[in-house]
Molecule: c-di-GMP-I-GGC riboswitch aptamer
Organism: Atribacterota bacterium
């Protein structure tokens, strides 16, 4: 340079539960381990969800669209990186 073993020094934590927090999606903190070899960082593309504000339609409590927000453990990209194997 490659490359990810049934090894090994270690990392991380899915549904679930408890609190807290946000309109929501969803995020923190602990327990919990489905699982990950970048599940480690960035919304850059593409995708999926909320959408209290604005807005458009109504039978007047619905319901479209949307600024805006989440997600990186959904696919891509781009930065970094620990162990080892091979060269």
């Nucleotide at each position: 340079g490659u490359u990810g073993a049934u090894a090994a020094a270690g990392g991380c934590a899915a549904a679930c539960u408890a609190u807290c927090u946000g309109a929501a999606a969803g995020g923190a903190u602990a327990g919990g381990a489905c699982g990950c070899a970048a599940a480690g960082u960035c919304a850059u593309g593409g995708g999926u969800c909320u959408a209290a504000a604005g807005u458009g339609c109504u039978u007047c409590u619905g319901u479209g669209c949307c600024a805006a927000g989440a997600c990186c453990g959904c696919c891509a990209g781009a930065c970094u990186a620990c162990c080892g194997g091979c060269u």